Transfer RNA from a Chloroflexota bacterium, 77 nucleotides, folded computationally.
The sequence was found in a public genome assembly.
Rfam family: tRNA.
The prediction has a mean pLDDT of 81.

RNA sequence: GGAUAUGUAGCUCAGUUGGUUAGAGCACAACUCUCAUAAAGUUGAGGUCGCUGGUUCAAUUCCAGCCAUAUCUACCA
Repeated sequence: GGAUAUGUAGCUCAGUUGGUUAGAGCACAACUCUCAUAAAGUUGAGGUCGCUGGUUCAAUUCCAGCCAUAUCUACCA
């Protein structure tokens, strides 16, 4: 340099022909319980869906470019 895949909450990941308010587990905060802690339970907070643009009435979802990461491969030494 080329090819492929991935990018969604702090972490690990779902999201089924594009359609009204985007979700789970763990973690975090408050509360209940306890002498206290842990465990358990309840409630809550937390997201420009990698960035920019395009198509569309409507985009996390489709298309293009760019960025980052991983794997494979080519070249030089």